[in-house]
Context: one part of a larger RNA
Molecule: small-subunit ribosomal RNA, central domain
Organism: metagenome
RNA sequence: UUGGGUUUAAAGGGUGCGUAGGCGGAGCGUUAAGUCAGUGGUGAAAUCCUGCAGCUCAACUGUAGACUUGCCAUUGAUACUGGCGUUCUAGAGUGCGCUUGAAGUAGGCGGAAUGUGCCGUGUAGCGGUGAAAUGCUUAGAUAUGGCACAGAACACCAAUUGCGAAGGCAGCUUACUAAGGCGAUACUGACGCUGAGGCACGAAAGCGUGGGGAUCGAACAGGAUUAGAUACCCUGGUAGUCCACGCCGUAAACGAUGAUCACUCGAGAUUGGCGAUAUACGGUCAGUCUCCUAGCGAAAGCGUUAAGUGAUCCACCUGGGGAGUACGAUCGCAAGAUUGAAACUC
Numbered sequence: 001u002u003g004g005g006u007u008u009a010a011a012g013g014g015u016g017c018g019u020a021g022g023c024g025g026a027g028c029g030u031u032a033a034g035u036c037a038g039u040g041g042u043g044a045a046a047u048c049c050u051g052c053a054g055c056u057c058a059a060c061u062g063u064a065g066a067c068u069u070g071c072c073a074u075u076g077a078u079a080c081u082g083g084c085g086u087u088c089u090a091g092a093g094u095g096c097g098c099u100u101g102a103a104g105u106a107g108g109c110g111g112a113a114u115g116u117g118c119c120g121u122g123u124a125g126c127g128g129u130g131a132a133a134u135g136c137u138u139a140g141a142u143a144u145g146g147c148a149c150a151g152a153a154c155a156c157c158a159a160u161u162g163c164g165a166a167g168g169c170a171g172c173u174u175a176c177u178a179a180g181g182c183g184a185u186a187c188u189g190a191c192g193c194u195g196a197g198g199c200a201c202g203a204a205a206g207c208g209u210g211g212g213g214a215u216c217g218a219a220c221a222g223g224a225u226u227a228g229a230u231a232c233c234c235u236g237g238u239a240g241u242c243c244a245c246g247c248c249g250u251a252a253a254c255g256a257u258g259a260u261c262a263c264u265c266g267a268g269a270u271u272g273g274c275g276a277u278a279u280a281c282g283g284u285c286a287g288u289c290u291c292c293u294a295g296c297g298a299a300a301g302c303g304u305u306a307a308g309u310g311a312u313c314c315a316c317c318u319g320g321g322g323a324g325u326a327c328g329a330u331c332g333c334a335a336g337a338u339u340g341a342a343a344c345u346c
Stems, first nucleotide, its partner, number of pairs: 004317003007300002012314001014201004021194003025088007033081002035077008049065006091191001092188003096183005103177007110154001114150008125136002162169002206247006216240001220236004258313006266291009295302002319346003328339004
């Protein structure tokens, strides 16, 4: 390279938007670039292949043909692809009506719990554990009643639920913003799909500046355990956890399953619409789950939400270790991230 693959064996980019590129619906007309056919020119000789011939054979040589799969020109064909023109509505989108949700951003408010402070009641313990001790407490703790303050998180509802591109999102409420679904079908008329680079978003931890600091709690200290115990358990506790702004750009960022389109048995549950007089019951779209047919799969399993059958585009893999390391480059305040080898070895 050809071929084969990517749920779990190596392998789907964390996610979206989108540039170039690749691919792309139906009818008609035109063109003839790709495509196909004919003809002409050229495609040196030698070599290779085939026929015949010459050295007694062969190697070798001669001769004729074929080959030279190509390029150029020209004449035609027009199904498909492309170009141009025109028309269409099944893809895509806009509008109308209804509707859904923990989707986002900013503000306001609420109660429970926790901790602390003050005042009261009250007296000897509290706390903690497998058992203890460190710790707190007669300077009155723990418990209990009242008041106040603070920060963080929102019990029940709650679900196999819902929403979001992913990360993720949950007290109530207001404003702003975005999205999906359904129903009629008015409009545009292929405006589409994918997407190398690029841009944006991106849990937690971490970093910078300034706040905040209730709880929990790396580090750290002490008490235990133990042969030891730089741990597991206990008492404390700094950074952090929270907010604003700015970085970082990684995760088992997982469905370990890229996106889009079409096709392919059924059953049950559930969410949101529509239909229906209706709680019953069916139908129909769009989601979310469970079981299963065909088929697929090494099996586990997947199975209309495919890992089935096909199409387009992107990403990635090619034995284990060395190694996601070294070097270089880019990015970053740093931590580090991204890209990413080889020697050697089995």